Source information
A computed fold for a 72-nucleotide RNA from a Candidatus Staskawiczbacteria bacterium, annotated as transfer RNA.
[in-house]
RNA sequence: GCCACUUUAGCUCAGCGGUAGAGCGACUGUAUCGUAAACAGUAGGUCCCGGGUUCAAGUCCCGGAAGUGGCU
Numbered sequence: 001g002c003c004a005c006u007u008u009a010g011c012u013c014a015g016c017g018g019u020a021g022a023g024c025g026a027c028u029g030u031a032u033c034g035u036a037a038a039c040a041g042u043a044g045g046u047c048c049c050g051g052g053u054u055c056a057a058g059u060c061c062c063g064g065a066a067g068u069g070g071c072u
Base pairs, nucleotide, nucleotide: 001071002070003069004068005067006066007065010024011023012022013021018055026042027041028040029039030038048064049063050062051061052060
C1' cells in the first nucleotide's frame, strides 16, 4: 500500500427499511433472625463520525475514524 470483517446499554452480543432488544451486571422491593441464592420490578442508548437515498435508516449507498485478520 491492497482486501475482508467488526463498531448497538457498564460487559458479551442480537436486531428482514416501519416502537431499539436479550443475557450478565447495577439499583429497588418481596422473603429471611441475618446474608447469599431465588422471585418481582426499575433505570441505563447522540446505534463510531459526516454526508446521501427514502414518507421513514441501527439496517441501503458514499466518505472518514478505530480495531481484528489476511496479502504484498
The organism belongs to Candidatus Staskawicziibacteriota, within Bacteria. It matches the Rfam family "tRNA". Its mean pLDDT, the model's own confidence on a scale to 100, is 83.